The RNA shown here (c-di-GMP-I riboswitch aptamer) has 86 nucleotides and comes from a Candidatus Omnitrophota bacterium. The coordinates come from a structure-prediction model, not an experiment, and the mean pLDDT is 83. NCBI's taxonomy places the organism under Bacteria, Pseudomonadati, Candidatus Omnitrophota. The RNAcentral record of the sequence draws on Ribocentre.

RNA sequence: AGUUGAAAAAGGUAAACCAUUCGUAAGGGUGGGGCACAAAGCUAGAGGGUCCUGUACCGUACGGUACAGGACAGCCAGUUGCCGCU
Repeated sequence: AGUUGAAAAAGGUAAACCAUUCGUAAGGGUGGGGCACAAAGCUAGAGGGUCCUGUACCGUACGGUACAGGACAGCCAGUUGCCGCU
């Protein structure tokens, strides 16, 4: 430096679910748990996407659109990095 992850070492994270708690909700915190993960580290006022709430409009209705506010990094993306390999 890499368009690299076969086998290892050291360590790390923690889905569903359960308890408790914060939140209208999406969802978050803590404890248990362990499906998985080589970035499952970080970034959500500077990319896209998804979800929730409120208001307005449209629609017979399921719902759709616009605006505002929020959530998700374990959706893509951006960025930094351990070990091994070349």